Overview:
Predicted 3D model of a 109-nucleotide RNA (Glycine riboswitch aptamer) from an uncultured Chloroflexota bacterium.

[in-house]
RNA sequence: ACGGGUUACAGGGAAGAGACUCGUAGUUCAAACACGAGCGCCGAAGGUGCAAAUCUGGAUACAGGCGAAACCAGACGAAUCUCUCAGGCAAAAGGACCCUGCAUCCGCA
Repeated sequence: ACGGGUUACAGGGAAGAGACUCGUAGUUCAAACACGAGCGCCGAAGGUGCAAAUCUGGAUACAGGCGAAACCAGACGAAUCUCUCAGGCAAAAGGACCCUGCAUCCGCA
């Protein structure tokens, strides 16, 4: 140099869904804003839930010994799936994930 992994950092990209309604206080021409309440909605911070596989036990199981698979129970068990607890619903910010760079580790020569 080439191939791959991990995490951090830097740069770029990155969706969805009410700038909803009501109340309170102050300033204000009016509002924004703050706090509280209500209804609707979104899934891509975080979190919840589980499929196969695998493991363990049971069962099949016999004159005696060994001993499966199907089946039953338990453990383990991923996601952009699921729930909507948290978060979010103008812009900004945030944002799973993707790309590039850098640091680091492994392989190869």